[in-house]
RNA sequence: UUAGGAGAAUAUGCGGUUGCUACAGAUCUUAUGUAGAGGAAAGUCCGGACACCACAGGGUACAAUGGUCGAUAACAUCGACCUGCAGUGAUGCAGGGAAAGUGCCACAGAAAAUAUACCGCCCAAAUUUAAUAUUUGGGUAAGGGUGAAAAGGUGGGGUAAGAGCCCACCGCUUCCUCCGUGAGGAUGGAAGGCAUGGUAAACCCCAUUGGGUGCAAUGCCAAGUAGGUAAGCGUUUGAGAGUGACCCGCUCGAUGCUUGCGGGUAGGCUGCAAGAUCUGAUUAGCAAUAAUCAGGCUUAGAUAAAUAACCGCAGUUAUACAGAAUCCGGCUUAUUUUCUCCUGACAAC
Numbered sequence: 001u002u003a004g005g006a007g008a009a010u011a012u013g014c015g016g017u018u019g020c021u022a023c024a025g026a027u028c029u030u031a032u033g034u035a036g037a038g039g040a041a042a043g044u045c046c047g048g049a050c051a052c053c054a055c056a057g058g059g060u061a062c063a064a065u066g067g068u069c070g071a072u073a074a075c076a077u078c079g080a081c082c083u084g085c086a087g088u089g090a091u092g093c094a095g096g097g098a099a100a101g102u103g104c105c106a107c108a109g110a111a112a113a114u115a116u117a118c119c120g121c122c123c124a125a126a127u128u129u130a131a132u133a134u135u136u137g138g139g140u141a142a143g144g145g146u147g148a149a150a151a152g153g154u155g156g157g158g159u160a161a162g163a164g165c166c167c168a169c170c171g172c173u174u175c176c177u178c179c180g181u182g183a184g185g186a187u188g189g190a191a192g193g194c195a196u197g198g199u200a201a202a203c204c205c206c207a208u209u210g211g212g213u214g215c216a217a218u219g220c221c222a223a224g225u226a227g228g229u230a231a232g233c234g235u236u237u238g239a240g241a242g243u244g245a246c247c248c249g250c251u252c253g254a255u256g257c258u259u260g261c262g263g264g265u266a267g268g269c270u271g272c273a274a275g276a277u278c279u280g281a282u283u284a285g286c287a288a289u290a291a292u293c294a295g296g297c298u299u300a301g302a303u304a305a306a307u308a309a310c311c312g313c314a315g316u317u318a319u320a321c322a323g324a325a326u327c328c329g330g331c332u333u334a335u336u337u338u339c340u341c342c343u344g345a346c347a348a349c
Base pairs, nucleotide, nucleotide: 001345002344003343004342005341006340007339008338009337012314013313014312015311016310017309018308020036021035022034023033024032038321042332043331045330046329047328048327049326050214051213052212053211057248058247059246060245062210063209064208065207066206067081068080069079070078071077082095083094084093085092086091096205097204101203102202103199104198105197118144119143120140121139122138123137124136125135126134127133152170153169154168155167156166157165171194172192173191174190175189176188177186178185179184219269220268221267228261229260230259231258232257233256240252241251242250277296278295279294280293281292282291283290284289
């Protein structure tokens, strides 16, 4: 200089004028003070807090997760580590089970898993003057071909030709020793010629987890109509109801319950922002994070939707993606500018 990998910060600030919203105090009538949309507010993906139903009790089905150990309120999140694959590398991705069973592996190829002989190699016999060639029989799976994948790999011996047929090394299986909390590891040891491929975001099996609905939850107040009408069932010998489905259990249950038709209401307040909160220091830990101490918070709370416009100064190349609606912890996606660390290549000193 250039090509990559991983991570972090930022999203204008101050002053004046005008305007809107909330809160506080003041005042009885006019003004004051403070604050006012994000790092993703987006997606609605995951987990909760909180509210209600509620005995949230058991089971089936269903759904989610899936290496190990930790963190957390919890999670499919985060941290550290293990194994495998890709890459020169920094790094990235993946992770229960194929010997419980079922299914699938197109085309090509002889043959695709209780799977073979297309070309080829060897032996014998026959035809042939001999060789060659052809035919028949037997042996073979080392060589070639097809394919994503073809009955472990390399080397040697052996054989008619070959083959773990035998041997050495590697790989694989089982057992033992040592290290590690563990997943696992080791140029460890011993024995064995040794497993019949892949695929489970195919069905399935195993382990773990899961009650539901949601701030349009919930609670209070006010107002209003027609505490209407019909049918069916039932009144303790129990109709029916009980917040995902089904079953069991349990609870409630009588001027009752269910269904159809018809009428009224949709208003106001609350929930509503002080929290699994923020900042700093110390200690423990590889880290995620936790504990303790000291400080901060009139840091938005609208309800058809406020959070704005102009001017000046400073900063900035110029701004991008983009607007709160119960709240919080994450993940994913979009995007302006800048910075840090690491890896490769080239060149110079």

The RNA shown here (Bacterial RNase P class A) has 349 nucleotides and comes from Calditerrivibrio sp. The organism belongs to Calditerrivibrio, within Bacteria. The sequence was found by an Rfam model in a public genome assembly. Rfam family: Bacterial RNase P class A. Rfam classes the family as a ribozyme. The prediction has a mean pLDDT of 76.